[in-house]
RNA sequence: CCGAGAGCUGGCGAUGAAGUCCGCCACAAGCGCCCGCCCGGGGCUGAUGACUUCUACUUCGAG
Numbered sequence: 001c002c003g004a005g006a007g008c009u010g011g012c013g014a015u016g017a018a019g020u021c022c023g024c025c026a027c028a029a030g031c032g033c034c035c036g037c038c039c040g041g042g043g044c045u046g047a048u049g050a051c052u053u054c055u056a057c058u059u060c061g062a063g
Base pairs, nucleotide, nucleotide: 009026010025011024012023013022016054017053018052019051020050021049032044033043034042035041
């Protein structure tokens, strides 16, 4: 100096916050999906990685 493994720490898991659990990464993890004439245009789901709660948004009903 390079590579691998382990521990600690930190970061990340398509839009916010808290708790718990899970996974991934060590400059990487991560930066959603579909159609088509792929220059460029159109369409769709969800505030979660998962669960619980709150907030925002959307739909329906009642007062």